[in-house]
RNA sequence: CCGUGCUGGACGGGGAGCUGGCGGUGCCCUGUACCUGCAAACCGCCAUAGCAGGGUCGAUCCCCGGUCCGAGGCGUCCGCCUGUCGGGUCUGGUCCGGAUAAGGGACGUUGAAGGUUGGGUCCCGUGCAACAGGCCGCUGUGAACCAUGUCAGGUCCGGAAGGAAGCAGCAUUAAGCAGUAUGGACUGUGUGCCGCGGGUUCGCCUGACCGGAGUUACCUGUUCGGAGGCCGCCGGGAGGCGCGCGUCGAAGUCCGGGUGCACGG
Numbered sequence: 001c002c003g004u005g006c007u008g009g010a011c012g013g014g015g016a017g018c019u020g021g022c023g024g025u026g027c028c029c030u031g032u033a034c035c036u037g038c039a040a041a042c043c044g045c046c047a048u049a050g051c052a053g054g055g056u057c058g059a060u061c062c063c064c065g066g067u068c069c070g071a072g073g074c075g076u077c078c079g080c081c082u083g084u085c086g087g088g089u090c091u092g093g094u095c096c097g098g099a100u101a102a103g104g105g106a107c108g109u110u111g112a113a114g115g116u117u118g119g120g121u122c123c124c125g126u127g128c129a130a131c132a133g134g135c136c137g138c139u140g141u142g143a144a145c146c147a148u149g150u151c152a153g154g155u156c157c158g159g160a161a162g163g164a165a166g167c168a169g170c171a172u173u174a175a176g177c178a179g180u181a182u183g184g185a186c187u188g189u190g191u192g193c194c195g196c197g198g199g200u201u202c203g204c205c206u207g208a209c210c211g212g213a214g215u216u217a218c219c220u221g222u223u224c225g226g227a228g229g230c231c232g233c234c235g236g237g238a239g240g241c242g243c244g245c246g247u248c249g250a251a252g253u254c255c256g257g258g259u260g261c262a263c264g265g
Stems, first nucleotide, its partner, number of pairs: 001265006009057003012030004020046005034054005062258005068252001072248005078242005084236004090232001092231002094227007102220003105216003114210008122199006128192002130189004135184002137180005147172004155164003
């Protein structure tokens, strides 16, 4: 050095999570990497930290230490964004009210504010008018008999003269009914450009006079108080993204080290 047979070993690793811890099942990354069974309120173990069974390869295979690069995960500071829960502290936006009167506007010497005075608006009483109602009065109508007058005819009494009752008709009238232009008295009123007296006179409107330059608060501004919780703002929590930091770290690159036993040639 070659061959054969063994043995160490290899046939994946990592992150989060779970766990006292380790590994696995499930998820994710890497990327290709034996098989079967078990396992999430789980399974198996205990720092030599999956268990059980089987299979293939096998000492330049493999193992150890380090460098660089680095997928991905996790934690965290800060910032931004989007939901969510809440607050009512704010120079806030929004709304309401008070004050002010700097600017604008409007009114004002064709006279502001203010003052005096009259009237109205308000209340009470009353008159008048209007309207309504019933009453009186008036008009019309109005009684088979039980209303009146006159009572034809007829009836009754009487010898007669004469007398009596009295239907229809006519006239009138009572109650009743209808109306009522004009009239009288009364009651009432969702009435009145009406009159008189009294009260109130805070306010508002208005006339006159005095007065002699302000008034108003519509917009802006300033200020005070309040409402609300939509936005800003503040606070909590969730998710996403980005920068940074920390941590674990597959895959890859490079460097160094280790690499067994037996037999035969």
Background:
Bacterial large signal recognition particle RNA from a Christensenellales bacterium, 265 nucleotides, folded computationally. The organism belongs to Christensenellales, within Bacteria. A source record names the gene ffs. Its mean pLDDT, the model's own confidence on a scale to 100, is 79. Rfam family: Bacterial large signal recognition particle RNA. Rfam classes the family as a non-coding RNA gene.